[in-house]
About this RNA
Model confidence (mean pLDDT): 89 of 100. The part of an RNA shown here (large-subunit ribosomal RNA, domain IV) has 327 nucleotides and comes from a metagenome. The full RNA is in RNAcentral, with records from SILVA.
Context: one part of a larger RNA
RNA sequence: UAGUGUUGAAGGAACUCGGCAAAUUACCCUCGUAACUUCGGGAGAAGAGGGCCCCAUUCUUGGGCAACCAGGGGUGGGGGGCACAGACCAGGGGGUAGCGACUGUUUACCAAAAACACAGGGCUCUGCGAAAUCGCAAGAUGACGUAUAGGGUCUGACGCCUGCCCGGUGCCGGAAGGUUAAGAGGAGGGGUGCAAGCUCCGAAUUGAAGCCCCGGUAAACGGCGGCCGUAAUAAUAACGGUCCUAAGGUAGCGAAAUUCCUUGUCGGGUAAGUUCCGACCUGCACGAUGGCGUAACGACUUCCCCGCUGUCUCCAACACUAGCUCA
Repeated sequence: UAGUGUUGAAGGAACUCGGCAAAUUACCCUCGUAACUUCGGGAGAAGAGGGCCCCAUUCUUGGGCAACCAGGGGUGGGGGGCACAGACCAGGGGGUAGCGACUGUUUACCAAAAACACAGGGCUCUGCGAAAUCGCAAGAUGACGUAUAGGGUCUGACGCCUGCCCGGUGCCGGAAGGUUAAGAGGAGGGGUGCAAGCUCCGAAUUGAAGCCCCGGUAAACGGCGGCCGUAAUAAUAACGGUCCUAAGGUAGCGAAAUUCCUUGUCGGGUAAGUUCCGACCUGCACGAUGGCGUAACGACUUCCCCGCUGUCUCCAACACUAGCUCA
């Protein structure tokens, strides 16, 4: 000096990105316990007291014929220690907000999460030799199942809800019409031959799916405007005009895990708050491709408070190990 431990005056988070680390708490009994809530919870909420030994008294359980033996409580009095759950073992607590309902799963060896999954919900395909998948095939899985089943895909408990647009793309439907391959057809023509013939080209007409076309469909992929004017101060615009569109963002939420300007403005908390909470709405660029809430839960994230502490003010001492010297 470093590592691992132990202890520390006064203060007690002033440390720091952040209470990281450490400390506090810890067991049993009794009392007591809030908001909120899906009435189950929350809850060991929080918080308070007791716990060792001796004596007296009283109640009681089991066994025993009884004497008595073995226990369990109540009340009163007293005793010792620094310390009585005497070592070890053994929850710190509370409040706010975000996200995800939950228990689970994951980057074996830098990420455990708000990511994945999930029960629940929707759409869609599939009538059984099913659809889907593997295989050239035979065959197999699906399934020794049969639409309350199986596959795909989106969402993700629960509560309240899930608006408008089918113009584009996709999918589904459509006995008409247009286009259209091989094929059918064969007017007409070429080569050759004396000819019969052989051979080649070939118009009209006919001819499937697809595409065009006509409809449907958004819990399919997706999309959801601009300018100008107007009310008896000013400001604002319920109102009007106009252009464009398939339709112009509804409910709810909103400086948000989304807000650039921005430390927006106001309020709360602090002596002082770029974070936090509550509002406002001017949403650069929320919004039902799910929105908004939500008890419980979380080694998740955020802010605050109580307790506690060497995290710090500000470091010190001790023990062990390594380092240094000698052997």
Rfam family: Bacterial large subunit ribosomal RNA. Rfam links the family to the GO terms ribosome and structural constituent of ribosome.